[in-house]
Context: one part of a larger RNA
RNA sequence: UAUGCUUGUCUCAAAGAUUAAACCAUGCAUGUCUAAGUAUAAACGACUUUAUACUGUGAAACUGCGAAAGGCUCAUUAAAUCAGUUAUAGUUUAUUUGAUGAUUCUUUAACUACAUGGAUAACCGUAGUAAUUCUAGAGCUAAUACAUGCGUAAAUUCCUAUUUCUCACGAUUUAGGAUGUAUUUAUUAGAUAAAAAACCAUCGCUAUCUUUAUUGGUAGCUUUUUUGGUGAUUCAUAAUAACUAUUCGAAUCGCAUGACUUUAUGUCGGCGAUAGGUCAUUCAAAUUUCUGCCCUAUCAGCUUUCGAUGGUAGGAUAGAGGCCUACCAUGGCUUUAACGGGUAACGGAGAAUUGGGGUUCGACUCCGGAGAGGGAGCCUGAGAAACGGCUACCACAUCCAAGGAAGGCAGCAGGGGCGCAAAUUACCCAAUCCUGACUCAGGGAGGUAGUGACAAAAAAUAACAAAACCGGUCGUUUAUACGACUGGUUAUUGGAAUGAGUACAAUUUAAAUCCCUUAACGAGGAUCCAUUGGAGGGCAAGUCUGGUGCCAGCAGCCGCGGUAAUACCAGCUCCAAUAGCGUAUAUU
Numbered sequence: 001u002a003u004g005c006u007u008g009u010c011u012c013a014a015a016g017a018u019u020a021a022a023c024c025a026u027g028c029a030u031g032u033c034u035a036a037g038u039a040u041a042a043a044c045g046a047c048u049u050u051a052u053a054c055u056g057u058g059a060a061a062c063u064g065c066g067a068a069a070g071g072c073u074c075a076u077u078a079a080a081u082c083a084g085u086u087a088u089a090g091u092u093u094a095u096u097u098g099a100u101g102a103u104u105c106u107u108u109a110a111c112u113a114c115a116u117g118g119a120u121a122a123c124c125g126u127a128g129u130a131a132u133u134c135u136a137g138a139g140c141u142a143a144u145a146c147a148u149g150c151g152u153a154a155a156u157u158c159c160u161a162u163u164u165c166u167c168a169c170g171a172u173u174u175a176g177g178a179u180g181u182a183u184u185u186a187u188u189a190g191a192u193a194a195a196a197a198a199c200c201a202u203c204g205c206u207a208u209c210u211u212u213a214u215u216g217g218u219a220g221c222u223u224u225u226u227u228g229g230u231g232a233u234u235c236a237u238a239a240u241a242a243c244u245a246u247u248c249g250a251a252u253c254g255c256a257u258g259a260c261u262u263u264a265u266g267u268c269g270g271c272g273a274u275a276g277g278u279c280a281u282u283c284a285a286a287u288u289u290c291u292g293c294c295c296u297a298u299c300a301g302c303u304u305u306c307g308a309u310g311g312u313a314g315g316a317u318a319g320a321g322g323c324c325u326a327c328c329a330u331g332g333c334u335u336u337a338a339c340g341g342g343u344a345a346c347g348g349a350g351a352a353u354u355g356g357g358g359u360u361c362g363a364c365u366c367c368g369g370a371g372a373g374g375g376a377g378c379c380u381g382a383g384a385a386a387c388g389g390c391u392a393c394c395a396c397a398u399c400c401a402a403g404g405a406a407g408g409c410a411g412c413a414g415g416g417g418c419g420c421a422a423a424u425u426a427c428c429c430a431a432u433c434c435u436g437a438c439u440c441a442g443g444g445a446g447g448u449a450g451u452g453a454c455a456a457a458a459a460a461u462a463a464c465a466a467a468a469c470c471g472g473u474c475g476u477u478u479a480u481a482c483g484a485c486u487g488g489u490u491a492u493u494g495g496a497a498u499g500a501g502u503a504c505a506a507u508u509u510a511a512a513u514c515c516c517u518u519a520a521c522g523a524g525g526a527u528c529c530a531u532u533g534g535a536g537g538g539c540a541a542g543u544c545u546g547g548u549g550c551c552a553g554c555a556g557c558c559g560c561g562g563u564a565a566u567a568c569c570a571g572c573u574c575c576a577a578u579a580g581c582g583u584a585u586a587u588u
Stems, first nucleotide, its partner, number of pairs: 001584005009458001011456001015451001016418001023415002026413003031065002037062002043057002063437001072371003082292003087287002091285002097280004112251001116147002123139001126136003157178005164171002180248001182244001184242006204221006228235001250274001252273004258268003261264001294342003301333003308330008346368003350361004373394002376391003396407001398405002424449001426448003432445001433443003464494003467490010501521002503518001505517001531577005536558002542572001544571004553560002
């Protein structure tokens, strides 16, 4: 694990893994709206203080987000997965949280920035098909959908031309252009281990000699300076030149409505929603270092044509890499068991057993992986090689008017099949959490009942007294006998006690049920009656009775049975465990 017999209470509770990752009728399991994207519903409701764009509720639909989570299963898979341990200086990351962005224009005369453009759904109507969550044509109308596109200082620096000063370097004036961020390429900066001496030319300064002076000679002196981080970078960061059919830099929504004056349809202005580039953060992901795996040699050599091992370059990728391609080299693994085969093999945390060492199990509630009938490919997206998404093929299989159309329960229920082997087509979002535009909706995630002797915890089936009988110990005694204490037995008697069950009620609960509470009923032997196995040994308990007669049968093993059976079939009695006990199998 299955099964046989039995089963009163209460708590807890596994459950179609094993066999067929075999097949599925039906229903449900993923949807979602706030003050705050879009309402002229020819929907509802009117009350308010007023609504000549609207102002409440709000179906539908567009838009946004989610649907890559959760749930299920274990077929594959043996250095693969996985576990512990590394790395990303080799990358992507919706969301969360924190930072941060005055530069958009292209000419001087005519520009929407008090706000630009064109569609489309719902809607209305006309139609097609046997048929579907099928669609077509006509007519409208929205945006935070899809597009387009302004405005906001000065300076610095660089380039071109130019003015002035200068022998020249250079300084300066004016005019024009470029100068945000992102992308791609190239270049530069992003420093700093270190001593001494000589010579040549020369600028400056000092000293000195000389010369009318300009000058010439000699000696000496070097003096000054910003640089982050790491173990480590071509890092961070900054600059220059270009590049891009140029990323972003808000034409959005709600609630409040105020302040200032030069009363102008003037200027300024709060809270917070959504959006948004870059950097970080978070949630992750993807690769990755080292070590570790069951049986097998009746598997000893394996790999390399078609990448096997390495190099160079390129391509592809989010990114490293034979990942792929081209060109080279000839490598790489192996009795320390490669390669191959098997596995009734997903890995681990763990479970059972055990004095220690071990052995066996681990489909299954947590973590990781893989898969959705089998393979393959792909779209969307931050994220999928997604299947309650799409496209083919194969295998199944449904509807059909025969032209076509639709499908994937290893989600929850449920069905057939398979088998030794496994539950209800129930109720609910109240709890725990998840998702969404969200305090509100949804959730077969999950919870709650039903089935349920998988396991596991507690624990009724009687207790007491008297009487009768049978004792035991002690005391007194002379031994009978008397007394005290204390046991057992019973077709005896007696009152007490109580829940199993029935049940008003409340509680419980989303609503119920059950439990826990609780009125009223509810125990005398014939019921409210405990079973399952055994009684030769191992091994606790009969040499009792009847039947059978090497038959029927028992017996794990040894054995028993042929006319006195302690062993078969029964009765009685007894033993063991007990609401459980036996049997088979696997394992220690």